Molecule: transfer RNA
Organism: Anaerolineales bacterium
RNA sequence: GCCCCUAUAGCUCAGAGGAUAGAGCGUCGGCCUCCGGAGCCGAAAGCCCGCGUUCGAGUCGCGGUAGGGGCA
Numbered sequence: 001g002c003c004c005c006u007a008u009a010g011c012u013c014a015g016a017g018g019a020u021a022g023a024g025c026g027u028c029g030g031c032c033u034c035c036g037g038a039g040c041c042g043a044a045a046g047c048c049c050g051c052g053u054u055c056g057a058g059u060c061g062c063g064g065u066a067g068g069g070g071c072a
Base pairs, nucleotide, nucleotide: 001071002070003069004068005067006066007065010025011024012023013022018055027043028042029041030040031039048064049063050062051061052060
């Protein structure tokens, strides 16, 4: 330098054009309890950035950025 892949919650991952964007773990609060790290209930928290396509974009296109891999 060229090519490919990835980027969604604190972490690991779903979601592949319309739905209120979900799960597990973690965190916080409550209940329970002698106490609790176990059990039950609840809550907070997110689409890497910009532009475009579309009636509608987390999802498609283009360009960036970051990470990973391959070739030279």